[in-house]
RNA sequence: AACGUUCUUCGGGGUCAGUGUAAAUCUGAGCCGGCGGUUACAGCCCGCGACCCGUCCAGGUAGUUUUCUGGCCGGUUGAAUCUGUGAAAUUCAGAUGCCGACGGUUAAAGUCCGGAUGGGAGAAGAACCGA
Numbered sequence: 001a002a003c004g005u006u007c008u009u010c011g012g013g014g015u016c017a018g019u020g021u022a023a024a025u026c027u028g029a030g031c032c033g034g035c036g037g038u039u040a041c042a043g044c045c046c047g048c049g050a051c052c053c054g055u056c057c058a059g060g061u062a063g064u065u066u067u068c069u070g071g072c073c074g075g076u077u078g079a080a081u082c083u084g085u086g087a088a089a090u091u092c093a094g095a096u097g098c099c100g101a102c103g104g105u106u107a108a109a110g111u112c113c114g115g116a117u118g119g120g121a122g123a124a125g126a127a128c129c130g131a
Stems, first nucleotide, its partner, number of pairs: 004128007015029004030111002032100002034048004043098002052075003056071005080096005102114003
C1' cells in the first nucleotide's frame, strides 16, 4: 500500500399550443437520459440497478388453499444506423432514426400525481486492521 471490517455523506432528468364537457394522457411542435465497464466521452455495445412476477424463510392478521410486511435466491424487462477523423470511437463530429416500469386520472402519460422523506446499482471520504 492492497485486501478486509465498521461508519458517514452523496446517489434521476424533462412542456407548451390546439381540439374538446373533460387531455400536462389525444394531435402538433418541444424536452429528458441512473450506475459500472469498454484502447476514446454511450439512453439505444456488455453488464447492473429500479419496476413487475415467483419459490423458499421469518414475522403479523385470523376469515386458515386467504392476506400484509420484510429477507435470500431466481425470472421477466426497451431502443441505431450511415459518413468522417483517428492507432483506437455502434461512445467523438455531422446526418437521419428509435426507446422509455407499475398504480391513478372526467380522455389513452418517458415528461402530471402516487408508492417514494422509500429502495438502489454505485461514488467519495474517515477510522480500525495490516507486509